[in-house]
Context: one part of a larger RNA
């Protein structure tokens, strides 16, 4: 890891409820005894003790089909009849579906590892240093001192054994559950070691690291308390059919658990002028949106200017000024969740009409079993946040959850549609129609040239359609060319200079077809070029500004690019028009089931058949029918060496669990009907035992 076998809702009392039976002249026995009998469960009889029932309210006296409350005869609260057995189901109590702790308490084992200590042995090549004393000289009055000699001290030096264990590699399913190789520390000492032997778990030991106490230490090992507990995770075995959630509110030492409601099933009752849904309306009540500024606050600016500030004159009272601030009115424009004089559309509430539609599908109550109480996503209105999130928190619709088809290339929450089964039959929705791929390389009209299409904004452009308004224009515009562009005057001021062009004022008049006290470029300043102005030359539209459609720029990401791909100039983008393909939608055609209705018929009753409506996605949950596995009665059923059970293979039949036959093989037992009893179904539990 496969394969096999084994593996999880029991089983006892207590009680609720529902089906079945018994009795109902009220049910019914326990314990106990007495008999009887084997067969899995024994049975029959005695045996009213005692339990429910028959009468309830009310604290109670108490009254009673009625009583309590109460002045009340009022109104309101509780009340006006089964019981024993069994099945199934839930609760309660035991391990209580199963499998799983870490812990904690009790009894022993352990100090052959390892800590410490104790008694008794044993080890430390080899070299070096040269401590005190000692002895001779030399010094001293006498010691000190000093030199050579001797001497051999030392938790001294260097280095094997031997103890250790500081780096590095390799090793990491090792050679090894801690080693190997290569360098390394101590090696006469607090050294190192052999053999005995001491201290024990709430405790030893400890040059102290919670270290070590036998590959186990924040408290050892075993055995038991003990199936501890486990709001937690994992797992929980056959079929078919009908219903169908929830992820919410309240409470909770509560938040991933519980109770109570909500919301699902099951069974019985009642109930209508019942629900639901479209569609036209009446009557309500409201204060959202939107708007407004009356109010509450905010806020533009402009009058007016209560106080004040500043300032003038007074000895002070007081009386002036004021370009300052600035209440309070007025006017003008503007803001609000916690502002509203006024105020929508929905929605809510009642009710009408259609005599609409729609198996009555609603509702309300009573019993029993539930699950759920982590939701996601999208649409719509809010709050939080950064008008951030696949964020987060309401309300409301929808989907998913628990929903398959079919479209979005793939894509739980999007868009279309709700799968009862078979059809080599049709029709349609979303979405498509050039080919991968089912269907018009349709038909008209128009846009785009950018592969835009096939991601993106502020922002920019003589990009190109449409449209609107507005100036110029055969008395020649608009662009090119030709030519003029002048004179007071270098205007005045300023200045070093300032002559049209550094900067101020001011910007006149002449002569013209026109020509500014000057548009730029240029000089130190002049000059020069240019413009604006005007004339010719030729000839027909030319400028502005707005609106809009469709395009460009603006545009950088990490392995090799793309629209789903090919390709595409339509086969793109906008308008119209026919047609077609497209799904488990609808329809045809044949079949199941299911509940409700109807007539009739039959039965002791349940059923069953016919016809019509309608319904049959489903996960957590409820209901309801069945199949098979092992034992057992009963049918004094049945089959079997002329070949059971098993196993293998192929047929048949049923919706399914499954029966039921053929052939081999096998070699002794099996099986059918009614019933009963369970150790009664296996793909998962890092399940458990075997096998490979």
């Nucleotide at each position: 890891g496969c394969c096999g076998g084994c593996g999880a809702c029991u089983u006892a009392u207590a009680g609720g409820a529902a089906g079945u039976g018994g009795c109902u002249u009220g049910g019914u026995u326990a314990a106990a005894u007495a008999c009887c009998u084997c067969a899995a469960a024994g049975g029959u009889a005695u045996g009213a003790a005692g339990c429910c029932g028959u009468a309830g309210c009310g604290a109670a006296a108490g009254c009673g089909a009625g009583u309590c409350u109460g002045a009340a005869u009022a109104g309101g609260g509780c009340g006006u009849c089964g019981u024993c057995a069994u099945u199934u189901u839930c609760u309660a109590u035991a391990g209580a579906c199963c499998c799983g702790a870490a812990c904690c308490c009790g009894g022993g084992u352990g100090a052959u590892c390892u800590a410490a200590c104790c008694a008794u042995g044993a080890c430390c090549a080899g070299g070096g240093u040269g401590a005190a004393g000692c002895u001779u000289g030399g010094g001293u009055a006498a010691c000190a001192c000093c030199a050579a000699g001797u001497g051999g001290a030392g938790g001294c030096c260097c280095g094997a054994a031997c103890c250790g264990a500081c780096c590095g590699a390799u090793g990491u399913u090792g050679a090894a559950a801690a080693a190997u190789c290569g360098g390394c520390g101590g090696a006469u000492g607090a050294g190192u070691u052999g053999u005995g032997g001491u201290u024990a778990g709430g405790g030893g030991u400890g040059a102290a690291a919670u270290a070590c106490c036998a590959a186990u230490c924040g408290a050892a090992c075993u055995c038991g308390g003990a199936g501890c507990u486990a709001g937690c995770u994992g797992g929980u075995u056959c079929u078919c059919c009908c219903c169908g959630a929830a992820a919410u509110g309240c409470g909770u030492u509560g938040a991933g658990g519980c109770g109570c409601a909500g919301c699902g099933g099951c069974g019985a009752a009642u109930g209508a002028u019942g629900g639901g849904c479209u569609g036209u309306c009446u009557a309500g009540g409201g204060g959202u949106a939107a708007a407004g500024c009356u109010c509450u606050g905010u806020u533009u600016c402009g009058a007016u200017g209560c106080g004040g500030g500043c300032u003038g004159c007074g000895a002070a009272a007081g009386c002036g000024g004021u370009a300052c601030c600035a209440a309070a009115u007025c006017g003008u424009g503007g803001c609000a969740a916690a502002c509203u004089a006024a105020g929508a559309a929905u929605a809510c509430u009642a009710g009408a009409c259609a005599u609409g539609c729609u198996u009555u599908c609603c509702a309300u109550u009573c019993g029993c079993c539930a699950g759920u109480g982590a939701g996601a996503c999208g649409g719509u209105g809010g709050g939080c946040g950064a008008u951030a999130a696949g964020g987060u928190u309401c309300a409301u619709c929808g989907u998913c959850a628990a929903g398959a088809g079919g479209g979005a290339a793939a894509c739980a929450g999007c868009c279309c549609a709700g799968a009862c089964c078979a059809u080599c039959a049709g029709c349609u929705a979303a979405g498509g129609c050039c080919c991968c791929a089912a269907a018009a390389u349709g038909g008209c009209c128009g846009c785009u040239a950018a592969g835009u299409g096939g991601c993106a904004a502020a922002g920019g452009a003589g990009g190109u359609g449409a449209g609107a308004a507005u100036g110029c224009u055969g008395a020649a515009a608009c662009a090119a060319c030709c030519a003029g562009g002048a004179g007071g005057u270098u205007u005045g001021c300023u200045u070093a200079g300032a002559a049209g062009c550094a900067g101020c004022c001011a910007u006149c008049c002449u002569u013209u077809a026109a020509a500014g006290a000057g548009u730029g470029c240029g000089u130190a300043a002049u000059a020069g070029c240019u413009c604006a102005c005007u004339g010719g030359u030729a000839a027909a539209g030319c400028g502005u500004u707005c609106u809009u459609g469709c395009g460009c720029c603006g545009a950088a990401a990490a392995u090799g690019a793309u629209c789903g791909g090919g390709a595409c100039u339509a086969a793109g983008c906008g308008g119209c028009c026919u047609g077609c393909c497209g799904a488990a939608g609808c329809u045809g055609u044949g079949g199941g089931a299911a509940u409700u209705u109807a007539a009739a018929a039959c039965u002791g009753a349940a059923a069953a058949a016919u016809a019509a409506a309608u319904u049959c996605g489903g996960u957590a949950g409820g209901g309801g029918a069945g199949c098979g596995u092992u034992c057992c009665g009963c049918c004094a059923c049945c089959g079997g060496g002329u070949g059971a059970a098993g196993c293998a293979u192929c047929a048949a039949c049923g919706u399914a669990a499954g029966u039921c036959g053929a052939u081999g093989u096998g070699g002794a037992c099996g099986g059918g009907g009614c019933g009963g009893a369970a150790g009664u179904g296996a793909g998962a539990a890092u399940g458990u035992c075997g096998g490979c």